[in-house]
């Protein structure tokens, strides 16, 4: 250089083209002499810029990153 994959809450992973979900984290409450452990609650996310669609994390097109591979 070429080829092939992928980017979703702070982490890690779900979502047949129809309301983006959990888990842990964090936060606030209960519990607890005080810390854990537990229990109830909240708060955060589709890489980016276009296009198709009645509707797009999903389909297609550029770019940005990143990881394989082969040179």
């Nucleotide at each position: 250089u070429g080829g092939g994959a992928g980017a979703u809450a702070g982490u890690u992973u779900a979502a047949u083209g129809g309301c983006a979900a959990a888990a842990c984290a964090a936060c606030g409450g209960g519990u607890u002499c005080u810390g854990g452990c537990c229990c109830c609650g909240u708060c955060g996310a589709u890489c980016u810029u276009g296009g198709u669609u009645c509707g797009a994390a999903u389909c297609c097109a550029g770019g940005u990153c990143u990881c394989c591979c082969a040179g």